[in-house]
Molecule: small-subunit ribosomal RNA
Organism: metagenome
RNA sequence: AGGGUUUGAUCCUGGCUCAGAAUGAACGUUGGCGGCGUGGAUUAGGCAUGCAAGUCGCGCGGAAAGGCUCCUUCGGGAGCACUCGAGCGGCGAAAGGGAGAGCAACGCGUGGAUACCUACCCUCGGAUAUGGGAUAACUCACCGAAAGGUGUUGUAAUACCGUAUAAUGUCCCCGGACCAAAGCUUCGGCGUCCGAGGAGGGGUCCGCGUCCUAUUAGGUAGUUGGUGGGGUAAUGGCCUACCAAGCCUACGAUGGGUAGCGGGUGUGAGAGCAUGGCCCGUCUCACUGGGACUGAGAUACUGCCCAGACACCUACGGGUGGCUGCAGUCGAGAAUCUUCGGCAAUGGGCGCAAGCCUGACCGAGCGACGCCGCGUGCGGGACGCAGGCCUUCGGGUUGUAAACCGCUGUCAGAGGGAAGGAAAUCGCAAGUUGACUGAACCUCAAAGGAAGCGCAGGCUAAGUUCGUGCCAGCAGCCGCGGUAGCACGAACUGCGCGAACGUUAUUCGGAAUCACUGGGCUUAAAGAGUUCGUAGGCGGCCUAGCAGGUUGGGUGUGAAAUCCCUCAGCUUAACUGAGGAACUGCGCUCAAAACCGCUAGGCUCGAGGAAGAUAGAGGUGAGCGGAACUGAUGGUGGAGCGGUGAAAUGCGUUGAUAUCAUUAGGAACACCGGUGGCGAAGGCGGCUCACUGGAUCUUUUCUGACGCUGAGGAACGAAAGCUAGGGUAGCGAACGGGAUUAGAUACCCCGGUAGUCCUAGCUGUAAACGAUGAGCACUGGGCCGAGGAGACCCCCACAUCUUCUCGGCCGUAGCGAAAGUGUUAAGUGCUCCGCCUGGGGAGUAUGGUCGCAAGGCUGAAACUCAAAGGAAUUGACGGGGGCUCACACAAGCGGUGGAGGAUGUGGCUUAAUUCGGGCCUACGCGAAGAACCUUAUCCUGGUCUUGACAUGGUUGAGAAUUUUUCUGAAAGGAAAAAGUGCCCCUUUGGGGAGCUCUUUCACAGGUGCUGCAUGGCUGUCGUCAGCUCGUGUCGUGAGAUGUCGGGUUAAGUCCCUUAACGAGCGAAACCCUUAUCCCAUAGUUGCUAAGACGUAAUCGUGUAGGACUCUAGGGAGACUGCCGGUGUUAAACUGGAGGAAGGUGGGGAUGACGUCAAGUCCUCAUGGCCUUUAUGACCAGGGCUGCACACGUCCUACAAUGCGUCGUACAAAGGGUUGCGAACUCGCGAGAGUAAGCUAAUCCCAAAAAACGGCGCUCAGUUCGGAUUGCAGGCUGCAACUCGCCUGCAUGAAGCCGGAAUCGCUAGUAAUCGCGGGUCAGCAUACCGCGGUGAAUGUGCUCCUGAGCCUUGUACACACCGCCCGUCAAGCCACGAAACUGGGGAGUGCGUAAAGUCGCUGAGCCAACCUUCGGGAGGCAGGCGCCUAGCGUAAACUCUGGGAUUGGGACUAAGUCGUAACAAGGUA
Repeated sequence: AGGGUUUGAUCCUGGCUCAGAAUGAACGUUGGCGGCGUGGAUUAGGCAUGCAAGUCGCGCGGAAAGGCUCCUUCGGGAGCACUCGAGCGGCGAAAGGGAGAGCAACGCGUGGAUACCUACCCUCGGAUAUGGGAUAACUCACCGAAAGGUGUUGUAAUACCGUAUAAUGUCCCCGGACCAAAGCUUCGGCGUCCGAGGAGGGGUCCGCGUCCUAUUAGGUAGUUGGUGGGGUAAUGGCCUACCAAGCCUACGAUGGGUAGCGGGUGUGAGAGCAUGGCCCGUCUCACUGGGACUGAGAUACUGCCCAGACACCUACGGGUGGCUGCAGUCGAGAAUCUUCGGCAAUGGGCGCAAGCCUGACCGAGCGACGCCGCGUGCGGGACGCAGGCCUUCGGGUUGUAAACCGCUGUCAGAGGGAAGGAAAUCGCAAGUUGACUGAACCUCAAAGGAAGCGCAGGCUAAGUUCGUGCCAGCAGCCGCGGUAGCACGAACUGCGCGAACGUUAUUCGGAAUCACUGGGCUUAAAGAGUUCGUAGGCGGCCUAGCAGGUUGGGUGUGAAAUCCCUCAGCUUAACUGAGGAACUGCGCUCAAAACCGCUAGGCUCGAGGAAGAUAGAGGUGAGCGGAACUGAUGGUGGAGCGGUGAAAUGCGUUGAUAUCAUUAGGAACACCGGUGGCGAAGGCGGCUCACUGGAUCUUUUCUGACGCUGAGGAACGAAAGCUAGGGUAGCGAACGGGAUUAGAUACCCCGGUAGUCCUAGCUGUAAACGAUGAGCACUGGGCCGAGGAGACCCCCACAUCUUCUCGGCCGUAGCGAAAGUGUUAAGUGCUCCGCCUGGGGAGUAUGGUCGCAAGGCUGAAACUCAAAGGAAUUGACGGGGGCUCACACAAGCGGUGGAGGAUGUGGCUUAAUUCGGGCCUACGCGAAGAACCUUAUCCUGGUCUUGACAUGGUUGAGAAUUUUUCUGAAAGGAAAAAGUGCCCCUUUGGGGAGCUCUUUCACAGGUGCUGCAUGGCUGUCGUCAGCUCGUGUCGUGAGAUGUCGGGUUAAGUCCCUUAACGAGCGAAACCCUUAUCCCAUAGUUGCUAAGACGUAAUCGUGUAGGACUCUAGGGAGACUGCCGGUGUUAAACUGGAGGAAGGUGGGGAUGACGUCAAGUCCUCAUGGCCUUUAUGACCAGGGCUGCACACGUCCUACAAUGCGUCGUACAAAGGGUUGCGAACUCGCGAGAGUAAGCUAAUCCCAAAAAACGGCGCUCAGUUCGGAUUGCAGGCUGCAACUCGCCUGCAUGAAGCCGGAAUCGCUAGUAAUCGCGGGUCAGCAUACCGCGGUGAAUGUGCUCCUGAGCCUUGUACACACCGCCCGUCAAGCCACGAAACUGGGGAGUGCGUAAAGUCGCUGAGCCAACCUUCGGGAGGCAGGCGCCUAGCGUAAACUCUGGGAUUGGGACUAAGUCGUAACAAGGUA
C1' cells in the first nucleotide's frame, strides 16, 4: 500500500467481497511445562445449606456456661472475677462487598459558585458543679403448636430528666435575654460538655458538553413570576394562600425508542468510528411498590411499618423469608469456576490494651480464555536402504530425514536444600506469629515422557496421482463438479503457523462507500416546474473607537491507573515499581488590534429612483374580419359517391357526390413566419381599442449598501381530469359497425358520446428538459441574427467603425469517464439554497396531511441479487440507408413435382434386416459395383483359447515336409503312416542353431466407446475479395489510422488525394490443356501429291517421299502495343485497325485469416476407457435385397421435329496377355466352336449414333409406351432358390406433358446423340471421360436469395435460431390489509384507600418540672382531615402476538398463452 468481481474487450460510476488488528468469547481437531492476568455478557429468573458485622466487663446491674478455691447429705451449694451467655448502655452497622434494572437527567464530565452540614481525627480556648425519677435484665404468674406476647415485684449506669454556671456562642427593639456536661481508672491515663479553627467528607446552585426519531409540532395550571407564611442543615413553587399571565419551543420543546456516565479500551497515518468487561472515580438499585423512624450521616443490601407477587412452616388459629455478598444449586443458554485455606500480609470496625470480628483481602483450586517465556534434543551419517508416492520406466521425490555412531541434560520426574515474600506485630522478658509459596544450589537416571492444526484454482505462500461423474460434495467473492477435476473425497508431496491451529460471531480498518481533514448532482444515484419572500447564512470603499471572536505570554486545574520515554525489580519476557513527558480541555489574568464582529461618522462603483427615447405573438377585457368546414333552403344535374394495400360497413332515384346562389353556426387564425421576438416558468401568433406588467438604450440629476440567497410560507403553474351553468362546426377517448388476423377487446375504414370552446371554482402534476438552481467576478478569438446609441461624411441615405443588451453557430486553453462543454461554461473562484449514497422490493405499504373524487406531498422495512448502470470500441444483426456483384431475379431453353421402373433414405417389419452420414454442405453419399467371399459386437447354430497375425523368454518332443483314414454342414476334432536331411561340436550317449508341434509367461487381437480428448484428410461460406503485420501518428484505454474518400476494375485491380509510409498472406501472374503459325527439329506403327507397279476400277501395294494431314518436342504470338473519343495531363473505359485469337481468348489445377466443438476413432495414426475360454479368431446357413407407405436423385416415356424398317456417311478419347480376340462355321438371338494378330499410332474391342436418303404408320392408349407375367434358352461362377446379367417367343400395365412448389443453364453453353473407361468371375438407368449435331434469351438491377464495402440504430456478443415482457398454473419465502381476539406500556377521570409524616382534636392515660396538692405545664393512646402506594372502574392512546380470508412482491424445472420492448422491433 491494495486485490477479486458487471464487458467479446475498454474507460468510468457503483455496490459486494478479501488480505490486517482486536475480543470477558463460543465451537471443531489437537494438547508438554511454567509465570502473570482473566472467567455468569443470557433470566435485575427462582434459591437448599454454610459463612459474609460486630465489638467494648477500663460505662452498668449482674453470673447462664467454663475455670480456680472452699463446703457437701454427692443431688448440689458458697465465694473469687481469671472469665463471661443474655440484658441495659456506647460506638459501628450509611463503610467495605455486589449489580447495571431504572435513568437522556445538573445523572455524568469539565470549569465555577455558596443560601449549608459534618460523628470519629488534629490544633487552640474554656468547663466537667449539684440533684431527681424510672426501666430492661432478674423473680413469679399467665396465653400460644410455634414465632412470640401479657401482667406483677424490683434494680443500675457514660440510659433519662431538673437546677446552677454562661462567653469568644445564639437572638435582639441594643435595654437585655437564652444555652452544657458523665463518669471510669491498675492513678499512667481514657472519657464528657461549650466554643473557635483545620483536614477530609458531604448537600445545593450555575456556564458548557453528552444517542436516535418530525411517520412526535406544539407543550405547560404549581405551570412562570411576585407577596405573605410554612418547611429544610441550607437557596428555591420545596409546600401553602392570594395576585399577575406568564414560561419552554424549529439553535427541536413535548412525546416515543435505546442507554448508567467518565478516566479509559479497540482500531485508525490522523481526523474519526465503535465501545465502557477487569482496575479507578461517580450515580443508581437491593423480591415489586409506598412510607417514615433512629442517627453526624439512610429514606438504610443481610433495620422497621404497610400493600402485592412468590416460596416455606403450621396443631389451620397464625407465623416466617428475601444470595444484584463468598462458595454452591436449578432453570434458560453456544457459553463462564471450588459449597477450598487463612486472617501470616494490606486495610476496616470495636476496644486503654491483650484481643475479637472481617467470603474486604491474601492465597490455593478449575478452564490453552488471553498475553509472555521454555521444551519436545545437538553433531556426524549415502549404499541416497526399505516402505510410500509419481514416472517419459531412464529415474525422481519423501531425504541426512531414518537406521547407525558420538554428545548434552533445558523442561518434566525422584531425593536433598533453603534465601525471600517479614517490614514488623505482640510481649516486662524469655519468646510468639507462614494460609500459601519457594529462587539459587547439590545428587540420581535417561533421548528417554512431550506435535499438531489449517491450507495448496485466482485473490494468496504452496501440486501431483487415483476415485467420483451436475452425483456425492466444495464455496469468503469470482466460481468448481455432466469420464482425463491443480477447486469434490483420498493418498503422497508442498506451504503457513506452532501448544496450538482453524471456524463462527462482533468492532475498527481497508471504505475518499456520509467525504471536517476528504465526494458528488448534462447523460452513471442526484437541481425543487417557476417566481416572490420570512427566519437564517453571506455581504462594497474610507476613518475613529471597543475588545465578543482571533493571536501571543503567564497562571490555576486537567485524580490515580492506562498510553509514550528513560531507568529499575522478578534468570528473560509478559508483569511490576520509580521518575519524566503527555492529557491536544476548561477557568483566571496581561498584552496586541491586522482580520471577523459591534458602535459612530463619511463615500459612490453594487442596488434603487428620475427624465427622454425604443422594440415586442408579455397579460386582461371588449369589438370587428376573411378563407375553410358543416348544416339548412332553392336551382342545375341524373347514378353513383365515399373509402382502402384491396375491400366492406356508410351515403344515394324520398335525387346523393359534383356545381351555383342565399343563409345559420361554432372553432381556429394560411401566406408574412425566421436556430425571429416577448415572458419567471407554464406559455404567447388575424385586426382594432381600452387598461396593464416587465425589458433595453441615452443623460449621469437624486438616495447612499438600501444588497445576494432563501429552511418553513405564499403566488403562478401545459395537457388530461372534477363541480356548476352555457356552447358544440370540425376533431374525437369510451362505444357500435366494417375489415385485417390463427385470434385482433389494436394498427386501417365508416360512424360517434364525454371532452376539446366560454364563465366561475377545484386539481397541482409532465421527458414541467438546456435532463445543466440563483447571484457576483475573472479567463484568447471568429461568424451570424434582433433591439438601441454614437463616430466617419458639408448634409441625408447606404456602407464602414465603436459601444450596450438579447438570441445562435464554430472553436483556443482548461475541464470531463468519454460523448462533449468552451464569456449563455460542464473553465477559475466566492455566497446561499435544494438533492444523491448499489439494483430490485418501491415512489409501494403504513401513519400524517391536502383534495369533491381521481389522486398529490411526505415516505419505509422484511426479503432478494452480485450486480444494476454511464460513455465509448470491435463485431454481428435490422421487415435502416447508400454503392456494387452473382443464372439471384428478370428474359429464354429444357427439366423435376403426376406415370412405370432403377437407386438411396426414412418408416414399418424382422432372429437379423451391420455401421456412419441429416438444411444449403445427408439421401445413384462412404459403396470404382452385398449370390458365397466381401461383412463389420448383424442374426441362428457349431467350434478354438498365447490364439487367424507380431516379438521375446520358458518346458518337453520332433528335421522340415508329405500322405491317408474316421467323424462332421464346414471349421474343427481324433487317429494312422512315410520321412529322418543339412550346418557346427562330439567323449558317439548326445548336444546346439534353424524349423514344426507342445507347456507356460509377457502379450497378441478388437470395424468395441469417445470426431465434444486428438493428428491427418475433407466439406462449406467461396475463386467471395478479403485477412493482417512493422514503424509512425491519434486516443487514458479497448482501439483507430493505414484498409477511409474521389474515380476505376473480375479483383484491397490500378490511379489520384491523404498522418501515414511500407510489407506479408490472398487476387493476378507463373503451371497444364485448347485455338493459329513457324521450324538448321524428328518421320514409324502415322500420312500419300507426283511418279512406279498390280487391278476392270475412283481400288490395292508401298519400291519411294517428308511436301501435306498428323504425331510430339521446342519456339512465336496478345502487351490496352497502335489510332479516335471520354476521363484529372491519371488509372481506366469506349469505338476501330490489324490479327487465328482483344482486353482474364476458352477450360483446368491452384482455395487467404477464419467460421460451422461441420464430417471422419469404420482408410490411416493416436490419448483415455472397456473387453481377454471373448466385444478376439474360425466355420455353415441366413440377413444387409424383407414392404401398407413417405421423400430425394435418375432412366424410359406419353409420341409424327415421332416410331418402325431398308440403305448410306462422318468422330474423339480410351482399354487389352489369368487379356482384347479378327476372319470362318453353327445358332433367329444371347452365344458357342475353332483360331489369325496384338505386350499395341502396327492387331483387336469397333458397329459410332443422331444426321442424311427411301418406304410404312396418320393421331389411335396407336406400328406410341414398355412395366408385368408365362415359356424356352445363353453366359459367368464351387454355387444364380432366397438374390445376377443377357436372348428369343408370347403377354402389353400405368402413362395423352403433370397441383402447390421447385432445379439447371449466358456459347461450342443448354438441349440432343452415341462412344469409351474404372470397379469387375459375372452384374451399370450410377460414376468418370470423349467426341457428333447444335440453339434461344439478356446487356437490366424494382423485387426474391446470397455476398462485398461505407454508413446508421441496438437493451444482441452462445451474437436475431439473439434478447426479452406480462397474465395464468405449481412450489416456497417474507411482508401488507382484515371481522375478531390475546398480552404489554404510559398516562387521564372517577371511586375506594393501607402504612405513615404533618395539621386539628384529644372528655381516655401518664414518673421526672412547677404547684396553693385542687391542679398546671408537657407528653401519649384514640378520633378526624390533607396527601397517597395499591386496588376497582370508564373512555381514549400506544406497542406487540394470533387470525378465516385477501393483496401485491421476491425466488424457483426446459409449464401455458401471446409477442409489449431492444433494428424504423415490423403502428418510432